[in-house]
Molecule: Bacterial large signal recognition particle RNA
Organism: Chloroflexota bacterium
RNA sequence: CCGUGCUAGGCGGGGAACUAGCGGUGCCCUGAACCUGCAAACCGCUUCAGCAGGGCUGAAUCCCCUCUCGAGGCCCGCGUUCGCGGAUGCCGACGGAGCGAGCGGCGUUGAGGAUCGGGUCCCGCGCAGCGGCGACGCGUGAACCACGUCAGGUCCGGAAGGAAGCAGCGUUAAGCGCUGCUCGCCGGGUGCCGCGGACCGGCCUGGUCCGAGCCGAACGCUCCGGAUGGGCCCACGGGCGUCGUGGUCGACAGGGGGUGCACGG
Numbered sequence: 001c002c003g004u005g006c007u008a009g010g011c012g013g014g015g016a017a018c019u020a021g022c023g024g025u026g027c028c029c030u031g032a033a034c035c036u037g038c039a040a041a042c043c044g045c046u047u048c049a050g051c052a053g054g055g056c057u058g059a060a061u062c063c064c065c066u067c068u069c070g071a072g073g074c075c076c077g078c079g080u081u082c083g084c085g086g087a088u089g090c091c092g093a094c095g096g097a098g099c100g101a102g103c104g105g106c107g108u109u110g111a112g113g114a115u116c117g118g119g120u121c122c123c124g125c126g127c128a129g130c131g132g133c134g135a136c137g138c139g140u141g142a143a144c145c146a147c148g149u150c151a152g153g154u155c156c157g158g159a160a161g162g163a164a165g166c167a168g169c170g171u172u173a174a175g176c177g178c179u180g181c182u183c184g185c186c187g188g189g190u191g192c193c194g195c196g197g198a199c200c201g202g203c204c205u206g207g208u209c210c211g212a213g214c215c216g217a218a219c220g221c222u223c224c225g226g227a228u229g230g231g232c233c234c235a236c237g238g239g240c241g242u243c244g245u246g247g248u249c250g251a252c253a254g255g256g257g258g259u260g261c262a263c264g265g
Base pairs, nucleotide, nucleotide: 001265002264003263004262005261006260009057010056011055012030013029014028015027020046021045022044023043024042034054035053036052037051038050063258064257065256066255067254068253072249073248074247075246076244077243078241079240080239081238082237083236085234086233088231090230091229094225095224096223097222098221099220100219103216104215105214106213112210113209114208115207116206117205118204119203120202122197123196124195125194126193127191128190130187131186132185133184134183135182136180137178138177139176140175146171147170148169149168154163155162156161
């Protein structure tokens, strides 16, 4: 060096998540890579960290180590957007006050102000009135179970006489009705009424005095207030980014190196 038969190893890997940790199932990337069973409230294990069974390959393109590249993931930062909260000496819809130049109306047939009265609103009491109830008054009012008188008739008695008592008549109870210049109690969307309180203002109105302003709607300016509005800022959370001499892991691919045993020639 060649041949034969074996063995270690290999027959996918990686990211995030889960986990004390490792691996798997599930998700994503890579890209082509044996089969069966198990499994997310999960399955199997313990740093040689899936387990169990079967099959293929096998010391090199294929196994192991290392370097480069780098799909992709994750973290951090930045930007942007949305949400929530905070803060605000910012803006300002809107509201109020003042000023200004005009406009319109009223005004010497008196604007406006001052002053003296009257009225208007509310409460209490009184008076009056109205309504209700009651008392008093009048009328009516009982087949018997109210009263008086009780014809007739009835009963007792030899008689004298006596008893109960219907109708009628009279009276009355409850009840019913009527009326009132009467009395009492209660009530009110009652009142050209009286007294007192409250208000001391607004409005209406009359007298007196002074005598030229007063009012309105827009506009502009200034000041004050100012939102469930907007802006700036701060903090937190979610989404997005062709962002970053950022960090970390890293498939695929490329380079370099390493790794047996037995027999025969």